Predicted 3D model of a 307-nucleotide RNA (Bacterial RNase P class A) from an Usitatibacteraceae bacterium. The prediction has a mean pLDDT of 78. The model forms 93% of the base pairs in the Rfam consensus. The RNAcentral record of the sequence draws on ENA. It matches the Rfam family "Bacterial RNase P class A". The family's RNA type in Rfam is ribozyme. NCBI's taxonomy places the organism under Bacteria, Pseudomonadati, Pseudomonadota, Betaproteobacteria, Usitatibacteraceae. The gene name in the source record is rnpB.
RNA sequence: GAAGCGGGCCGGACGGUCGCCGUGCCGCGGUUGCGGUGCGGAGGAAAGUCGGGACUCCACAGGGCAGCGUAGCGGGUAACUCCCGUCCGCCGUGAGGCGAGGAUCAGAGCAACAGAGACGAGCCGGUUCAGUCCGGGUGAAACGGGCAAUCUCUACGCGGAGCAACACCAAAUAGGCAGACGAUGACGCGGCCCGCCGAGUCUGCGGGUAGGUGGCUCGAGCGCCGCGGCAACGCGUCGCCAAGAGGAAUGAUCGUCAUACCCCGCAAGGGGCGUAACAGAAUCCCGCUUACAGGCCCGCUUCACUU
Numbered sequence: 001g002a003a004g005c006g007g008g009c010c011g012g013a014c015g016g017u018c019g020c021c022g023u024g025c026c027g028c029g030g031u032u033g034c035g036g037u038g039c040g041g042a043g044g045a046a047a048g049u050c051g052g053g054a055c056u057c058c059a060c061a062g063g064g065c066a067g068c069g070u071a072g073c074g075g076g077u078a079a080c081u082c083c084c085g086u087c088c089g090c091c092g093u094g095a096g097g098c099g100a101g102g103a104u105c106a107g108a109g110c111a112a113c114a115g116a117g118a119c120g121a122g123c124c125g126g127u128u129c130a131g132u133c134c135g136g137g138u139g140a141a142a143c144g145g146g147c148a149a150u151c152u153c154u155a156c157g158c159g160g161a162g163c164a165a166c167a168c169c170a171a172a173u174a175g176g177c178a179g180a181c182g183a184u185g186a187c188g189c190g191g192c193c194c195g196c197c198g199a200g201u202c203u204g205c206g207g208g209u210a211g212g213u214g215g216c217u218c219g220a221g222c223g224c225c226g227c228g229g230c231a232a233c234g235c236g237u238c239g240c241c242a243a244g245a246g247g248a249a250u251g252a253u254c255g256u257c258a259u260a261c262c263c264c265g266c267a268a269g270g271g272g273c274g275u276a277a278c279a280g281a282a283u284c285c286c287g288c289u290u291a292c293a294g295g296c297c298c299g300c301u302u303c304a305c306u307u
Base pairs, nucleotide, nucleotide: 001303002302003301004300005299006298007297008296009295010294012257013256014255015254016253017252018251020041021040022039023038024037025036026035027034028033043278047289048288050287051286052285053284054283055162056161057160058159067158068157069156070155071154072086073085074084075083076082087101088099089098090097091096102153103152107151108150109147110146123136124135125134126133166214167213168212169211176205177204178203179202180201181200188196189195221240222239223238225236226235227234228233261272262271263270264269
């Protein structure tokens, strides 16, 4: 210098104006609220909803069968099909990558071609006291074994539904229950009487719906440092609080600048575009997988060259 391998990180910055969601304070209003002001407001994957858990409700004596899942060995974790270490096998010159990697002395099953014979011992030749021993063209596999990502066996694990869970408050209308009044005329006909009409009327309770509130974001939390451990990870000190909407806010626009991209130029540089790729929280968390313009950093390998 070239080609690679394995990791980690970023994925626009600053400011102005006008809005939207949440919230602290102040003022007004008896409350809902309105106004002012301050603060917070999408991601590394918020995605796929694949594995695991927290949480909630339902079910549940105990044991077994069935079903599904997992599978070298050891460790980590709340848990996992995740992660770390290591052995073995395969691939790669190498750094490294990949692996459903228990059991075929319990049982079943195993295509075509070739071959006398393909899963169970027989067959052929030689040999021996004796199925005693040796050999057998073919074929991936032949007189013994192989395949368990074929059934099976062994060990271990697994109840179901999901925040549209679930809990609380609670209209209108209809229906339910109870009480009172009512053909000895209720209710209604603008308040009362007469009159008319002719079968319901009123009150209370309880369930459900619309609607509202909680659940809701302080948590297996995040950061620095130290200690233990090869590592995954654990422990400790200090510091920090960082969306909480919900038919669903997180937007629009302007200015300055860095980057990318495009054009001109041998170059220095100039001009254009106007924030760029994948993508938008919906109860939360740990993982995995997938998508991604562009950029930065670390460790390592092979080859070539120079000294």